[in-house]
């Protein structure tokens, strides 16, 4: 310049078009003489603009950052 992937919570990662979920950090709170730890709750998330549909994280387009192959 061309071809595929790929973006969801600080952090890594799920989710057949129909209430977005775990882990881990975080903050309380209980357990212990502190401490690690362990156990309970909570906070907190669809890259950006369209476009399709009642209904979009999902499906189309382009745009942005990234990996990866070609040249």
């Nucleotide at each position: 310049c061309g071809g595929g992937g790929a973006a969801u919570a600080g952090u890594u990662u799920a989710a057949c078009g129909g209430u977005a979920g775990a882990a881990u950090a975080g903050g309380c709170g209980c357990a212990u003489g502190g401490g690690g730890u362990g156990c309970g709750u909570c906070u907190g998330g669809c890259g950006g603009c369209a476009g399709u549909u009642c209904a979009a994280u999902u499906c189309u387009g382009c745009c942005u950052u990234c990996c990866c192959c070609g040249a």
A computed fold for a 71-nucleotide RNA from Candidatus Amesbacteria bacterium RIFOXYB1_FULL_44_23, annotated as transfer RNA. The source organism's lineage runs through Bacteria, Bacteria candidate phyla and Candidatus Amesiibacteriota. Rfam family: tRNA. By type it is a transfer RNA. The coordinates come from a structure-prediction model, not an experiment, and the mean pLDDT is 84.